RNA sequence: UGCUGAAUCUCCGCCUACAUAUCGCGGAGAUCGGGGGACCCAAUGGUUGGGGCGAAUCGCCGGCUUCUGCCGCGUAGCGCAGCUCUUUCAGCGCGAGCCCGACAGCUAACCCCGUAAGCGCCAGAAAGAGA
Numbered sequence: 001u002g003c004u005g006a007a008u009c010u011c012c013g014c015c016u017a018c019a020u021a022u023c024g025c026g027g028a029g030a031u032c033g034g035g036g037g038a039c040c041c042a043a044u045g046g047u048u049g050g051g052g053c054g055a056a057u058c059g060c061c062g063g064c065u066u067c068u069g070c071c072g073c074g075u076a077g078c079g080c081a082g083c084u085c086u087u088u089c090a091g092c093g094c095g096a097g098c099c100c101g102a103c104a105g106c107u108a109a110c111c112c113c114g115u116a117a118g119c120g121c122c123a124g125a126a127a128g129a130g131a
Base pairs, nucleotide, nucleotide: 001120002119003118004117008030009029010028011027012026013025014024032114033113034112035111036110041105047102049103050100051099052098053097058074059073060072062071063070064069077094078093079092080091083130084129085128086127087126088125089124
């Protein structure tokens, strides 16, 4: 300085320190994000359990494999591309993982939860609208 993502900001206290501060820890608030939750509407599902976050679903007479699992190839979908947004062409990548615990459609009031983690730094072109 830039990217994925909701994941940023402010204040108070503690710790450290000669002092101030940074970092760290705890708390409160704002912001942003998510879940639960009526009437009405919708729905006929339920051990073949069901559900949530997320782009991360689905498939293959594929390969390995005792089961199982692993690998590969695609794919719904998602991201990057240098002032910003939209569109197009060419290009590069992801297509995971975790949670609830018998239970949840939508849903006003209301209630609850999160505000992390990780990565890059020489960067293709065109059009329109802005700055």
A computed fold for a 131-nucleotide RNA from a soil metagenome, annotated as c-di-AMP riboswitch aptamer (ydaO/yuaA leader). The coordinates come from a structure-prediction model, not an experiment, and the mean pLDDT is 80. Rfam family: c-di-AMP riboswitch aptamer (ydaO/yuaA leader). Rfam links the family to the GO terms regulation of gene expression and cyclic-di-AMP binding. About the family: This family represents a conserved RNA structure found upstream of the ydaO and yuaA genes in Bacillus subtilis and related genes in other bacteria. The RNAcentral record of the sequence draws on MGnify.